[in-house]
A computed fold for a 169-nucleotide RNA from Clostridium frigidicarnis, annotated as Lysine riboswitch aptamer. It matches the Rfam family "Lysine riboswitch aptamer". Its family is annotated with lysine biosynthetic process in the Gene Ontology. From the family's description: Riboswitches are metabolite binding domains within certain messenger RNAs that serve as precision sensors for their corresponding targets.
């Protein structure tokens, strides 16, 4: 130059990603508990305890949380940073106790997504905060291509820049 191989090291993309520690609000005057009055057999996902010496329910008084989630701040670690889902494994787990689902978490291995915003819809949730996922809409960061002050397009196993390998000169 070129061709292999996800070769090795350094780096960018920006209202850039994550996590931990504080600290606000919120959720809540909510669940729970405690008396009282009703009430008149349940209560639980199933059993097992409890219950007419009175269950769930309900209405008043009293006392009264907290988890998940989230906003500042400061610190750390990075640029597939992380996220999403699928499979397998393993733990936790409905409360009075056991078992056991929903569901969380953590590891593997596969598939998607350049990146942030905004608005539409669906889904979580107390929540119109926020997450995710999908769609449009411009923007931005990079590559190759052009009719090159712009414009198309492609995707991160990408791109810059170097250093090794191998071939030419």
């Nucleotide at each position: 130059a070129a061709c292999u191989g996800a070769g090795g090291u350094a780096g960018a993309g920006g209202a850039g990603c994550a996590a931990a520690a504080c600290u606000u609000a919120a959720a809540a005057g909510u669940a729970a508990c405690a008396u009282u009055a009703u009430g008149g057999a349940g209560c639980u996902a199933a059993g097992c305890a409890c219950a007419a010496u009175g269950a769930a329910g309900u209405a008043a008084u009293g006392u009264g949380a907290a988890a998940g989630g989230a906003u500042g701040u400061u610190u750390u670690g990075c640029c597939g940073a992380a996220g999403u889902u699928u499979a397998u494994a393993g733990a936790u787990a409905a409360u009075g106790c056991u078992u056991u689902a929903a569901a969380u978490c953590u590891a593997u291995a596969g598939a998607c997504u350049g990146g942030g915003a905004u608005u539409g819809u669906a889904u979580a949730u107390a929540a119109c905060a926020u997450a995710u996922a999908u769609a449009a809409u411009a923007c931005u960061g990079u590559c190759a291509c052009a009719u090159u002050u712009u414009g198309u397009g492609g995707a991160g196993c990408g791109c810059u820049a170097u250093c090794a390998u191998u071939c030419u000169a």
About this RNA: RNAcentral holds the sequence, with entries from Rfam. The prediction has a mean pLDDT of 77.